Predicted 3D model of a 71-nucleotide RNA (transfer RNA) from a marine sediment metagenome. Rfam family: tRNA. By type it is a transfer RNA. The prediction has a mean pLDDT of 82. The sequence is in RNAcentral, with records from MGnify.

[in-house]
RNA sequence: GCGGGCAUAGUUAAAUGGUAUAACAUGAGCUUCCCAAGCUUGGGUCGAGGGUUCGAUUCCCUCUGCCCGCA
Numbered sequence: 001g002c003g004g005g006c007a008u009a010g011u012u013a014a015a016u017g018g019u020a021u022a023a024c025a026u027g028a029g030c031u032u033c034c035c036a037a038g039c040u041u042g043g044g045u046c047g048a049g050g051g052u053u054c055g056a057u058u059c060c061c062u063c064u065g066c067c068c069g070c071a
Stems, first nucleotide, its partner, number of pairs: 001070007010024004018054001026042005047063005
């Protein structure tokens, strides 16, 4: 330099055009003498910009970062 893949909550992952979901973690409550465990409940997320569309995490383009291959 060329090609390909990935980017979603604090972490790991779903969701292939129509209210973004779960697990762990975390806040509150219940339980307990206390802790742990358990139960109930709450908050928090689509890398950035632009385009297409009635509507975009999803499709297209550019950029940024990471990974792989070629040279």